Description:
Model confidence (mean pLDDT): 79 of 100. This is a predicted structure of a 120-nucleotide RNA (c-di-AMP riboswitch aptamer (ydaO/yuaA leader)) from an Actinomycetota bacterium. The sequence was found by an Rfam model in a public genome assembly. NCBI's taxonomy places the organism under Bacteria, Bacillati, Actinomycetota.
[in-house]
């Protein structure tokens, strides 16, 4: 400097600084009526996130683990189209991790939480 991501900015205080604590703005997320929807709750259920589904084979006590295929989703690069945006094709990579704690559909008012981390 650029990229993924909501994750940036302003002010005050503690500090030599990095940073820490707090209050706001912006951005993001959750809970929460009528109406509507749904009635399947031990194989518990649910949330953030692109990070899910199905099938086959093998290992296992297993609803667990590993490998592969297909579908679907996310991202990079190249080409075409377009010319604000949107789209198509090819190719490569990713499909993790974490949280709530028996509990949550949507949802106005209202209430609560986050503002990190990582990569080139």
């Nucleotide at each position: 400097c650029g990229c993924c991501g909501a994750g940036u900015c302003u002010c005050c205080g503690c500090a030599g600084g990095a940073g820490c604590g707090g209050a706001g703005a912006g951005c993001g997320g959750g809970g929460g009526a009528c109406c509507c929807g749904a009635g399947u709750u031990c194989a518990g259920g649910g949330g953030c996130g692109a990070a899910u589904g199905u099938c086959g084979c093998g290992g296992u006590g297993a609803u667990c683990c590993g490998c592969g295929a297909c579908a679907g989703g996310c991202g990079a690069c190249g080409c075409c189209a377009g010319a604000u945006c949107c789209g198509g094709c090819g190719c490569c990579g990713c499909c993790a991790g974490c949280c709530c704690g028996u509990c949550a559909g949507c949802u106005a008012a209202c209430c609560c939480c986050g503002u990190a981390g990582g990569c080139g």